[in-house]
RNA sequence: UCAGCCGGGUGGAGAAUCGCUUCCGGCUUCGGCCGGGGGAGGAAAGUCCGAACUCCAUCGGGCGCGAUGCCGCGUAACCCCGAUCAGGUCGGGGAUACACGCGGGAGGCGUGGCCGCGAGGCGCGCCGACGGAUAGUGCCACAGAGAAGAUACCGCCCCGGCUUCGGCCGGGGUAAGGGUGAAAAGGUGGAGUAAGAGCCCACCGCUCCAAGCGCAAGCGCGGAGGCACGGAAAACCCCAUCGGGUGCAAGGCCAAAUAGGAAACCCAGGAGCGGCCCGCUCCGCGACUCCGCAAGGGGUCAGGUUUCGGGUAUUGGCUGCUGAGACAAAUGAUUCUCGCCGGGUAAACCCGGGACAGAAUUCGGCUUACAGCCCGGCUGGAUCG
RNA sequence: GGCAGAGUAGCUCAGUGGUAGAGCAGAGGACUCAUAAGCCUUUUGUCGGCGGUUCAAAUCCGCCCUUUGCCACCA
Numbered sequence: 001u002c003a004g005c006c007g008g009g010u011g012g013a014g015a016a017u018c019g020c021u022u023c024c025g026g027c028u029u030c031g032g033c034c035g036g037g038g039g040a041g042g043a044a045a046g047u048c049c050g051a052a053c054u055c056c057a058u059c060g061g062g063c064g065c066g067a068u069g070c071c072g073c074g075u076a077a078c079c080c081c082g083a084u085c086a087g088g089u090c091g092g093g094g095a096u097a098c099a100c101g102c103g104g105g106a107g108g109c110g111u112g113g114c115c116g117c118g119a120g121g122c123g124c125g126c127c128g129a130c131g132g133a134u135a136g137u138g139c140c141a142c143a144g145a146g147a148a149g150a151u152a153c154c155g156c157c158c159c160g161g162c163u164u165c166g167g168c169c170g171g172g173g174u175a176a177g178g179g180u181g182a183a184a185a186g187g188u189g190g191a192g193u194a195a196g197a198g199c200c201c202a203c204c205g206c207u208c209c210a211a212g213c214g215c216a217a218g219c220g221c222g223g224a225g226g227c228a229c230g231g232a233a234a235a236c237c238c239c240a241u242c243g244g245g246u247g248c249a250a251g252g253c254c255a256a257a258u259a260g261g262a263a264a265c266c267c268a269g270g271a272g273c274g275g276c277c278c279g280c281u282c283c284g285c286g287a288c289u290c291c292g293c294a295a296g297g298g299g300u301c302a303g304g305u306u307u308c309g310g311g312u313a314u315u316g317g318c319u320g321c322u323g324a325g326a327c328a329a330a331u332g333a334u335u336c337u338c339g340c341c342g343g344g345u346a347a348a349c350c351c352g353g354g355a356c357a358g359a360a361u362u363c364g365g366c367u368u369a370c371a372g373c374c375c376g377g378c379u380g381g382a383u384c385g
Numbered sequence: 386g387g388c389a390g391a392g393u394a395g396c397u398c399a400g401u402g403g404u405a406g407a408g409c410a411g412a413g414g415a416c417u418c419a420u421a422a423g424c425c426u427u428u429u430g431u432c433g434g435c436g437g438u439u440c441a442a443a444u445c446c447g448c449c450c451u452u453u454g455c456c457a458c459c460a
């Protein structure tokens, strides 16, 4: 200096004119007009998580279902206090998050570094959805002799028999070697043996105990044990913790209109659960009539649930709702000056470009999209010293 | 604005850890004077995309993409 990747930030500025929307004030011939103020984002997006808030009268227990699963710290809307203010803003304090962020630790993968004869260890880099596989059930296709309380196909060794002396047959031993596989039931080296084997020994690994260190997960001086425990729970499942449902088209108040319609079921039970049960609570158990001596049973209306139909509209109005606050949805366009990038040239100057996208109750997060520019880091190339 | 479902061959759909299938359609053959039907043979796939778990993924998990459906109030 160029290119690529990763992380963080930024996402043009000012003025004028013409518009759009909303609020406040004034005027009005009620149609509007004038003046002033506000008017998109880092993701407003996907709706993937969680919370607030809302209604279900209140939200208890068990089963089921769903989610989460190493350790520590931190964090919003919300609530309280203070200052200032027209609604609001700023500062301080408190609460929640099994959303999430940061840091750390197991564990995994890689390694032209270092140590070791070697197995391996240390260091470095990257990943890190991480309770339990010793609760139980099931799975591990194909290949392979054998796939989870192991296995004898080839090979090796011993014994017996036969032999055409090349071997063959039968019985046993062996997990060292070959072969299969993603995975073959610790590894390296020795001793030992008929051949072999943690059968035995040293070391490495593993398991258990444990001085000491750390808030903790955990690390671990040292010691003991021949080694027991394959993989997978993003298989069922078990354990622990959390979760009642709903989703601003939630909900509250007001108004207008109708065929104030029809069917089915319930009628003494229904609802609180878009699963079940229990407890508890709330609402209701009304009127008429038929059968029956009665107990009781049936029917109709009212009432309730569901479906169909009808009406009102396109949020019907207000509210929820907002220093943007709409309801088919405003936040725009043009010109000038400056700034950025590319090209025409070395300059004046001229031409072109400027991404992704766009509020809809609020807040925090995750994920995805994004031209150009700035900062930091890494990798590679070229040139110069 | 909110909620629920679907994506596998050209079309309609099976397959829910172990070599991706069926029907229709398409292509070729045979039959026929010729065509159709029937007969014989046969091609076809990034399982919507990208990551992850696993020895192994259409299937299990996560994130995107495309697409379909539902919802107001009154009585």
Stems, first nucleotide, its partner, number of pairs: 001381010012338007020039008041356001045367002048365005053247001055245002060278004065243005070104005078094007105130001107127005113122003131238002136236002139231002153178002155174008186204005205227001206225004212219002251319004261308006269283004286301006310459003340353005386456007395409004403440001411427004433449005
Predicted 3D model of RNase P RNA and transfer RNA as a complex of 460 nucleotides. The prediction has a mean pLDDT of 75.